Model confidence (mean pLDDT): 81 of 100. A computed fold for a 73-nucleotide RNA from a Candidatus Aenigmatarchaeota archaeon, annotated as transfer RNA. The RNAcentral record of the sequence draws on ENA. Its Rfam family is "tRNA". It is annotated as a transfer RNA. Taxonomically the source falls in Candidatus Aenigmatarchaeota (Archaea, Nanobdellati).

This record gives sequence, C1' cells and structure tokens, in this order.
RNA sequence: GGGUCUGUAGCUCAGUGGAUAGAGCACCAGGCUUCUAACCUGGGGGUCGGGGGUUCAAAUCCCCUCAGUCUCG
Repeated sequence: GGGUCUGUAGCUCAGUGGAUAGAGCACCAGGCUUCUAACCUGGGGGUCGGGGGUUCAAAUCCCCUCAGUCUCG
C1' cells in the first nucleotide's frame, strides 16, 4: 500500500429503511432487612465513531474519512 470485519448507554450486546433507539450488568433513589448482600419498585444516562449523499423517512443503503481486528504483498 490492497482487501476483510468491527465501531450503538459506564461495560457486553440487540436492532439490516418507518413507531418515543432497546436489553442485561453497572450506577442512583425508595421498599424489605438490626446492618449488608440478595430480592422488589422506580429513575438518570445515547449528536448510533465523524462528514456528506440517496429517500417523504437512515443506526440501517451509497461515498469519503478516523480508530481498531484479521489478512495479502
């Protein structure tokens, strides 16, 4: 330098054109408990790596770009 795959919440991931973008764990508050843990209820947290394009509509499709994995030379 060429190619491949990945990038979504603090972490691990789901979501493959349309509904307020979700789950588990973690975090915070309350309940329960003598206290803690566990359990139950509720809550906060996301410019979907960045920019542009297509579309009535994009996390999703296309282009460029950044970071990382693997691979070819």